SAM riboswitch aptamer (S box leader) from a marine sediment metagenome, 102 nucleotides, folded computationally. Of the family's consensus pairs, 97% are formed in the model.

RNA sequence: CUCAUCACGAGCGGUGGAGGGACUCGGCCCGAUGAAACCGCGGCAACCCCCAGAGCGCUGGGACGGUGCCAAAUCCGACAGAGUGAAUCUCUGGAAGAUGAG
Numbered sequence: 001c002u003c004a005u006c007a008c009g010a011g012c013g014g015u016g017g018a019g020g021g022a023c024u025c026g027g028c029c030c031g032a033u034g035a036a037a038c039c040g041c042g043g044c045a046a047c048c049c050c051c052a053g054a055g056c057g058c059u060g061g062g063a064c065g066g067u068g069c070c071a072a073a074u075c076c077g078a079c080a081g082a083g084u085g086a087a088u089c090u091c092u093g094g095a096a097g098a099u100g101a102g
Stems, first nucleotide, its partner, number of pairs: 001102006011041005019030003024078004042070003047066002049062005074096001079093005
């Protein structure tokens, strides 16, 4: 850079000791009943992978292995459009980001 996905799902213990939810701003949350980070174990999912089938960009199944993930929609909004004439609200798309594969 390209493509796909992002409303599902899945936590305990130890160390640690005040922050964390990507960045900025605004909200809203989590946190001394212990945040981040690291370690151990467990789990989820099914991108890669494996098996079977098919009029192969598909369907079904599997989970040893490579990643990933395990509060809240990617926690929500920011930009554009529509639903409203407006505040507000809702929806769609974008931007940004995350993960995987190339």